The prediction has a mean pLDDT of 82. A computed fold for a 72-nucleotide RNA from Vanrija pseudolonga, annotated as transfer RNA. The sequence is in RNAcentral, with records from ENA. It matches the Rfam family "tRNA". Rfam's curators write: Transfer RNA (tRNA) molecules are approximately 80 nucleotides in length. NCBI's taxonomy places the organism under Eukaryota, Opisthokonta, Agaricomycotina, Tremellomycetes, Vanrija.
RNA sequence: ACCGAAAUAGUUUAGCGGUUAAAACACGUCAUUCAUAACGAUGUAACAUUGGUUCGAUUCCAAUUUUCGGUA
Numbered sequence: 001a002c003c004g005a006a007a008u009a010g011u012u013u014a015g016c017g018g019u020u021a022a023a024a025c026a027c028g029u030c031a032u033u034c035a036u037a038a039c040g041a042u043g044u045a046a047c048a049u050u051g052g053u054u055c056g057a058u059u060c061c062a063a064u065u066u067u068c069g070g071u072a
Stems, first nucleotide, its partner, number of pairs: 001071007010025004018055001027043004048064005
């Protein structure tokens, strides 16, 4: 330089154009315990950026940025 893949809570992943964006771990509170841990209840927290298509975009398209892989 060229080709391809990816970007969603603090982390790891789901999400067939319309639903309150789902789960696990982590974190806060409560309960339990002599105390801690575990278990239980409950809560907080996210769609990389910009534009386009569409009645409607996390989802489709383009560009940019970042990461990973391949070719030379």